[in-house]
RNA sequence: UGAGUUCGCCGGGCGAUCGCGGCAGGUGACCCGUCAAGGGCGCCGCCGAGGAAAGUCCGGACUCCACAGGGCAGGGUGCUGGGUAACUCCCAGGCGGGGUGACCUGACGGAAAGUGCAGCAGAGAGCAGACCGCCGAUGGCUCAGCGAUGAGCACAGGCAAGGGUGAAACGGUGAGGUAAGAGCUCACCAGCGCACCGGGAGACCGGAGCGGCUUUGCAAACCCCACCCGGAGCAAGGUCAUACAGGGAUGUCGGUGGCCCGCCGGUCAAAUCCCGGGUAGACCGCAACGAGGUCGCCAGCAAUGUCGACCCCAGAUGGAUGAUCGCCCCGGAGCGGCUGCUCCGGACAGAAUCCGGCUUACAGGCGGACUCGCAGU
RNA sequence: GGUCCUGUGGUGCAGUUUGGAGUGCACACCGCCCUGUCAAGGCGGAGGCCGCGGGUUCAAAUCCCGUCAGGACCG
Numbered sequence: 001u002g003a004g005u006u007c008g009c010c011g012g013g014c015g016a017u018c019g020c021g022g023c024a025g026g027u028g029a030c031c032c033g034u035c036a037a038g039g040g041c042g043c044c045g046c047c048g049a050g051g052a053a054a055g056u057c058c059g060g061a062c063u064c065c066a067c068a069g070g071g072c073a074g075g076g077u078g079c080u081g082g083g084u085a086a087c088u089c090c091c092a093g094g095c096g097g098g099g100u101g102a103c104c105u106g107a108c109g110g111a112a113a114g115u116g117c118a119g120c121a122g123a124g125a126g127c128a129g130a131c132c133g134c135c136g137a138u139g140g141c142u143c144a145g146c147g148a149u150g151a152g153c154a155c156a157g158g159c160a161a162g163g164g165u166g167a168a169a170c171g172g173u174g175a176g177g178u179a180a181g182a183g184c185u186c187a188c189c190a191g192c193g194c195a196c197c198g199g200g201a202g203a204c205c206g207g208a209g210c211g212g213c214u215u216u217g218c219a220a221a222c223c224c225c226a227c228c229c230g231g232a233g234c235a236a237g238g239u240c241a242u243a244c245a246g247g248g249a250u251g252u253c254g255g256u257g258g259c260c261c262g263c264c265g266g267u268c269a270a271a272u273c274c275c276g277g278g279u280a281g282a283c284c285g286c287a288a289c290g291a292g293g294u295c296g297c298c299a300g301c302a303a304u305g306u307c308g309a310c311c312c313c314a315g316a317u318g319g320a321u322g323a324u325c326g327c328c329c330c331g332g333a334g335c336g337g338c339u340g341c342u343c344c345g346g347a348c349a350g351a352a353u354c355c356g357g358c359u360u361a362c363a364g365g366c367g368g369a370c371u372c373g374c375a376g377u
Numbered sequence: 378g379g380u381c382c383u384g385u386g387g388u389g390c391a392g393u394u395u396g397g398a399g400u401g402c403a404c405a406c407c408g409c410c411c412u413g414u415c416a417a418g419g420c421g422g423a424g425g426c427c428g429c430g431g432g433u434u435c436a437a438a439u440c441c442c443g444u445c446a447g448g449a450c451c452g
Stems, first nucleotide, its partner, number of pairs: 001373010012328007020048004025044004030040003050348001054359002057357005062233004069261004074229005079093005094108001095106004109224002114222002116218003131163002133159003138156002140153005171189006190214001192211003196207004237284004246275005252266004292311005298305002329346007378451007387404005397435001406422005428444005
């Protein structure tokens, strides 16, 4: 200097004016109210969107059903170790794949437990098979020969090396062997299984030996193995007010939104459930204490955790969080020219019970670490 | 706010369970025949990235993940 990898962060700033939502803050000589409790209004003070508030894909808190219990069914996860409230998340490591490299990436248990699928093409597609081809040892036929035997044919048959089909054809290379061939035999290599030694917490790695010579792929097909999961969701659930029209089922029924058991409630007139009708308001849950945030120390490779100090950080319900002006910032264009002027643009998107993740969208910018190439010293 | 469902020629669907050439049905469209003409009828034909992107697999409308659009239900 060019190209790149990775981790973390920001995502406009300051000021003025007007406006909106909230507050267990302060205040008023205002209004309502029984000179009350309390409420309204005004002023002051404080707070007021995000890294994704989004998708609702996972996991929890919380609420109700029983305090969530047993079995079957169903669903999920799937290398090892750790983190966490928990996870399909995160960190570290192993193995496979990609990259010159920094580094990236993998639904990464089991296919010798069983079942199933592998269309078309092809001779043959799962312990298969012979179209072209190779052979003529054995049997057969023809010819020659007195005979031994030789030559020919390719009928029976042998073979799977080569060609061809396919995503995939039952190890690869070489030598021996043979009629031709073939793990048929041998050497080396790859892979599998068994037991052994060494290292590691483990996944796994390294080494030497034996075996039969090789046992295809798919489990994001059924399934098997191990582990996890009860169901529903804040429109959960509760209180008050308002409104309306009833009808049906059960009599061992309901509470359970897969089933059985268990548990709980009711038990002969009530109760529960279903259908229909009606109300469409207020309050709690719910915003002031949290798996909270910031900073620091320590432990740890890290994710993260312990401790200490400080801080209080949106709470609407037709749903607030905005608008205007000035200065500055970043990018582009034009003009004038030596540092100014004018114009345009500055993303994705917006809380709704709350947290931890993942995924997706995103103008532009900052910082740390590292790799490769070229050039110079 | 929450819970589910659907997406296949121009339109409405089936096929997705159990992967095998994108296959089929009805209407619509185009050409020819029939008719004096039109409709109906008969014959023939065209038109599909199976919403989009990625993955598993030899092979994906179908299985898995993400995303977009539309619809239904719940006090």
This is a predicted complex of two RNAs, RNase P RNA and transfer RNA, with 452 nucleotides together. It holds a member of the Rfam family "Bacterial RNase P class A". Its family is annotated with tRNA processing, ribonuclease P activity and dimeric ribonuclease P complex in the Gene Ontology. Rfam's curators write: Ribonuclease P (RNase P) is a ubiquitous endoribonuclease, found in archaea, bacteria and eukarya as well as chloroplasts and mitochondria. By type it is a ribozyme.